[in-house]
A computed fold for a 77-nucleotide RNA from uncultured Fusobacterium sp., annotated as TPP riboswitch aptamer (THI element). The RNAcentral record of the sequence draws on MGnify. The coordinates come from a structure-prediction model, not an experiment, and the mean pLDDT is 80. The model forms 91% of the base pairs in the Rfam consensus.

RNA sequence: CUACUAGGGGUGCUAUAUUUGGCUGAGAAAUACCCUUGGAACCUGUUCUAGAUAAUACUAGCGUAGGGAAGUGGCAA
Numbered sequence: 001c002u003a004c005u006a007g008g009g010g011u012g013c014u015a016u017a018u019u020u021g022g023c024u025g026a027g028a029a030a031u032a033c034c035c036u037u038g039g040a041a042c043c044u045g046u047u048c049u050a051g052a053u054a055a056u057a058c059u060a061g062c063g064u065a066g067g068g069a070a071g072u073g074g075c076a077a
Stems, first nucleotide, its partner, number of pairs: 001074005006036004012023004042067003048061004
């Protein structure tokens, strides 16, 4: 790095009566996507702070913070 099995996680903002659309993103219920201790997948802090936006964790800070889910093979170095 990868395969199999098992496990962990999020699903927001906005238009529309619904359906169905628009924005960002890997993923916004998708037998999908991401992550599994070499752990920023994800949660708490967060009804946070600053800057943008039609609006929103949209961007950055917070973050050398505190938590957070594994085994066996294969390949390469």